The part of an RNA shown here (large-subunit ribosomal RNA, domain IV) has 414 nucleotides and comes from an Elusimicrobiota bacterium.

Context: one part of a larger RNA
RNA sequence: UCAUCGUUUAGGAACUCGGCAAACUAACCUCGUAACUUCGGAAGAAGAGGUGCCCGAGUAAUGCUGGUGGAAAGCAGUCGGAUACGGUUGGAGAAGGGGUUAUACCCAACACUGCCGGAUUCUUACUGUCGGAAAUCAGUUUUGAAAGGGUUGCAAGAAAGUGGCCCCUGCGACUGUUUAACAAAAACACAGGACUCUGCUAAAAUCGUAAGAUGAUGUAUAGGGUCUGACGCCUGCCCGGUGCUGGAAGGUUAAGGAGAGAUGUCAUCCCGUAAGGGAGAAGCGUUGAACCGAAGCCCCAGUAAACGGCGGCCGUAACUAUAACGGUCCUAAGGUAGCGAAAUUCCUUGUCGGGUAAGUUCCGACCUGCACGAAUGGCGUAACGAUGGGGGCGCUGUCUCAACGAUGAAUUCG
Numbered sequence: 001u002c003a004u005c006g007u008u009u010a011g012g013a014a015c016u017c018g019g020c021a022a023a024c025u026a027a028c029c030u031c032g033u034a035a036c037u038u039c040g041g042a043a044g045a046a047g048a049g050g051u052g053c054c055c056g057a058g059u060a061a062u063g064c065u066g067g068u069g070g071a072a073a074g075c076a077g078u079c080g081g082a083u084a085c086g087g088u089u090g091g092a093g094a095a096g097g098g099g100u101u102a103u104a105c106c107c108a109a110c111a112c113u114g115c116c117g118g119a120u121u122c123u124u125a126c127u128g129u130c131g132g133a134a135a136u137c138a139g140u141u142u143u144g145a146a147a148g149g150g151u152u153g154c155a156a157g158a159a160a161g162u163g164g165c166c167c168c169u170g171c172g173a174c175u176g177u178u179u180a181a182c183a184a185a186a187a188c189a190c191a192g193g194a195c196u197c198u199g200c201u202a203a204a205a206u207c208g209u210a211a212g213a214u215g216a217u218g219u220a221u222a223g224g225g226u227c228u229g230a231c232g233c234c235u236g237c238c239c240g241g242u243g244c245u246g247g248a249a250g251g252u253u254a255a256g257g258a259g260a261g262a263u264g265u266c267a268u269c270c271c272g273u274a275a276g277g278g279a280g281a282a283g284c285g286u287u288g289a290a291c292c293g294a295a296g297c298c299c300c301a302g303u304a305a306a307c308g309g310c311g312g313c314c315g316u317a318a319c320u321a322u323a324a325c326g327g328u329c330c331u332a333a334g335g336u337a338g339c340g341a342a343a344u345u346c347c348u349u350g351u352c353g354g355g356u357a358a359g360u361u362c363c364g365a366c367c368u369g370c371a372c373g374a375a376u377g378g379c380g381u382a383a384c385g386a387u388g389g390g391g392g393c394g395c396u397g398u399c400u401c402a403a404c405g406a407u408g409a410a411u412u413c414g
Base pairs, nucleotide, nucleotide: 001409002408003407004406005405006404007403008402010400011399014398019395027051028050029049030048031047036041038230052151053150054149055148061143063140064139065138066137067136068135074129075128076127077126078125080123081122082121083119085117086116087115088114090112093110097107098106099105164393165392166391167390168389169388170387171385172384176188177187192228193227194226195225196224197223198222205214206213207212231380232379233378234377236310237309238308241307242306243303244302245301246300247299250298251297252296256292257291261287262286263285264284265283268279269278270277271276311329312328313327314326315325338372339369350366351365352364353363354362
């Protein structure tokens, strides 16, 4: 000097990007505990008090055993009530359905009423049977306090181990996952939401040249893809462009079909004394115009929880300012609700209020949104987070400002 530790007067974050690090707290018992809330939580919220040993005391209480006691429930029987049903009596209910010419006559039904019958379920009371509760007494080798008092020590959870707490706010609902070896997060996932594809002999999708396999020994409450991301309130306008889906009248359009025509070669013929020139059938070749010819594209519609997009200028009110209002240009349509100097605001340390003696951060507002905005989701939100920002209490060698000690190392001497 370094590393790892221990202690520290007075102060207590003045340190620092930032309380980083360290310290405080800590166990068990008793009391007590707010906003908010999805009523579960928040919560060990916060904040207080106690803790050894001895007496109290093997006491109170409690467990078990045995007595006294006789409750409720159950079962059976009897009496009564309620309930629904059947049979039958009566008639001025001036009852009224059917047959009939008919109010005659015949047949049925409803309501009321007197009587009779055997049943179902429920139930009051009583009796019998069964049953053993509460209470109380005794015994016991079950377990076993407290109030209060005493006592040792500097100290009673005497050691070790063992949460610091609170307030406001951003983000993500949560538990979970991730860059093995510089990033654990606001990133990924997630339950939930939505769109779309797929009807099964080989689904759609994926791997493979194929055979074959996964999907799936599944069948639209199933499987694949994409986006969003619990929950609550919601999710506005635009289909002009690009996609996707549907349509088929017209235009364009390939291979292929078709083959008008052109042309090469050439038997032969003609001209020429010859060299050579000209015409040219069939065949074999080379080309080749009309005409026919699908999807696609052009075209016509639909579709934004598909990719995406969501204006400018000028004037106007009885102070001023502002503009509910009017004009005009352009667009497919001109940003709705909500939020807003924000993880988004350049100017900017915007302005006002709060907090501080003093605040580029923080919280609450304003709206002039350079350049928020609605499943590339918007705005809230209890709980949760080794998450980001700000403030406070406690606590401390982080600091004022350093000191001493322990262990190990480096260096020097030996």
The organism belongs to Elusimicrobiota, within Bacteria.